[in-house]
RNA sequence: GCGGCCGUCGUCUAGUCUGGAAGGACACUGGCCUUCCGAGCCAGUGGUCCCGGGUUCAAAUCCCGGCGGCCGCA
Numbered sequence: 001g002c003g004g005c006c007g008u009c010g011u012c013u014a015g016u017c018u019g020g021a022a023g024g025a026c027a028c029u030g031g032c033c034u035u036c037c038g039a040g041c042c043a044g045u046g047g048u049c050c051c052g053g054g055u056u057c058a059a060a061u062c063c064c065g066g067c068g069g070c071c072g073c074a
Base pairs, nucleotide, nucleotide: 001073002072003071004070005069006068007067010026011025012024013023020057028044029043030042031041032040050066051065052064053063054062
């Protein structure tokens, strides 16, 4: 240099193929329980969906460019 795959709450991840309400687990905060802690139960906070642009009534999802990671080729 060329090609492929991947990038989503603090962490891990579903959703992308086939556009239509951003979900789950853990963690965190508060409450219940407990002599206290832990466990358990209930509730809650937390996302520019890597960045920019395009298409569309509507984009995490489709298209283009860029950045980063991994792998392969040279």
Molecule: transfer RNA
Organism: Nitrososphaeria archaeon